[in-house]
RNA sequence: GAAGCGGGCCGGAUGGCCGCUGGGAUCUUCGGCUCGCGCCGUUUGAUCCUGGAGGAAAGUCCGGGCACCAUAGGACGGGAUGCUGGCUAACGGCCAGGCGCGGCGACGCGACGGAAAGUGCCACAGAAAAUAUACCGCUCGGAAAAGGCCGCAAGGCCGUUCCCGAGUAAGGGUGAAAUGGCGAGGUAAGAGCUCACCGCGUUCCCGGCGACGGGGACGGCAGGGCAAACCCCAUCCGGUGCAAGACCAAAUAGGGUGGCCGAGGAGGGCUUUCGCAAGAUCGCCGUCCCUGGAGCGGUCCGCUCCGGCCGGCCACCGGGUAGGUCGCUCGAGGCGGCGGGCAACCGCCGACCCAGAUGGAUGGCCAUCCCAAGCGAUCGGGCUUGCCCGAUCGCUUGAGACAGAACCCGGCUUAUAGGCCCGCUUCCCCC
Numbered sequence: 001g002a003a004g005c006g007g008g009c010c011g012g013a014u015g016g017c018c019g020c021u022g023g024g025a026u027c028u029u030c031g032g033c034u035c036g037c038g039c040c041g042u043u044u045g046a047u048c049c050u051g052g053a054g055g056a057a058a059g060u061c062c063g064g065g066c067a068c069c070a071u072a073g074g075a076c077g078g079g080a081u082g083c084u085g086g087c088u089a090a091c092g093g094c095c096a097g098g099c100g101c102g103g104c105g106a107c108g109c110g111a112c113g114g115a116a117a118g119u120g121c122c123a124c125a126g127a128a129a130a131u132a133u134a135c136c137g138c139u140c141g142g143a144a145a146a147g148g149c150c151g152c153a154a155g156g157c158c159g160u161u162c163c164c165g166a167g168u169a170a171g172g173g174u175g176a177a178a179u180g181g182c183g184a185g186g187u188a189a190g191a192g193c194u195c196a197c198c199g200c201g202u203u204c205c206c207g208g209c210g211a212c213g214g215g216g217a218c219g220g221c222a223g224g225g226c227a228a229a230c231c232c233c234a235u236c237c238g239g240u241g242c243a244a245g246a247c248c249a250a251a252u253a254g255g256g257u258g259g260c261c262g263a264g265g266a267g268g269g270c271u272u273u274c275g276c277a278a279g280a281u282c283g284c285c286g287u288c289c290c291u292g293g294a295g296c297g298g299u300c301c302g303c304u305c306c307g308g309c310c311g312g313c314c315a316c317c318g319g320g321u322a323g324g325u326c327g328c329u330c331g332a333g334g335c336g337g338c339g340g341g342c343a344a345c346c347g348c349c350g351a352c353c354c355a356g357a358u359g360g361a362u363g364g365c366c367a368u369c370c371c372a373a374g375c376g377a378u379c380g381g382g383c384u385u386g387c388c389c390g391a392u393c394g395c396u397u398g399a400g401a402c403a404g405a406a407c408c409c410g411g412c413u414u415a416u417a418g419g420c421c422c423g424c425u426u427c428c429c430c431c
Stems, first nucleotide, its partner, number of pairs: 001427010012369007020052008030041004054402001058413002061411005066241004078237005083097005098112001099110004113232002118230002120226003135172002137168006144161002147158004180198002183195003199221001200219008245326004255317007264289003268285003273280002290308007333352001335350006370400001371398013
């Protein structure tokens, strides 16, 4: 210098003007209580002071706190997790380690328990996908055919091709996967048939808390893969979520209790139920008499309208709604220091308070700076002498992402313009 690997951090800055919202103080307005002084109120307005989004506030995937409901204990069923040790309130998270795979490496990735408990599956191809078996090939034996050689002849011998039988699983071929691998011996050809090494199984020793690693002995090798197929084993898990939940409580309607007031009568029609009928009963509509209120009217009479127990008024009680208050943000809290630990993390001390909205605030504009590109000027360097590189200044243009708390917290995942820092690896050049 180039190419990479891992980790941490920032994520616009400053100022001015105008707004939004939480809290506090003072004044003011309204309402309630009070004789009043005054007190209370999320009533109105003004002024001042002060706080006001994130690294992911997101997805709502996992875990916990908290709240209510359910719950003797246990089992069945269901879900999640799945190498080891540790951290933690807990986790499917994190840290450290083991093993496997990938990368020259820094490093990355891994549902990484069980396949002789049982069931099931393994497409196509292939002889055969787990019971076993043999397509080509290789080897041996037999038979036939044509041929060659020898022989006077009978016949004999030789190799080739086809067929039959037996052996074999080395080689070829199929497949994602083929019954340990590889080399040597051995054999008719072969084969753990035998041997060495590797792998595997059993067992012993050593190291490690452990996963596991190292070594020795024995065994000739034993039923291939799939559990993110059912399943088995081990561990964990009650449900619903702050619209949880608790409290205060208006108007109107309805419920209960108490008090006060209360004026109706006659006859008819229709209707419900019971009844054989007579009749009783439920509700409705007219008529007449009596009566209350309002209107017309100077008053009476009269007329019109609305009523007359099918309750009215008042007080209190209780439930619920609107609305309000709490839950609500001081918390497994962040910061600094010291100590323990490889680390995750933990302990002690110090100082700090850091959004709480509920149609839901945290914003907008301007100026300067930061960043990039282009143009121009100056300076420096290189030489292939008019180009390239770097620095500074000026002008113009452009960009600033992803995204918005809603009970809180620990994680995971996903999105993110631009930028900074630290450690490490490989390669090249120079001294």
Molecule: Bacterial RNase P class A
Organism: Fibrobacterota bacterium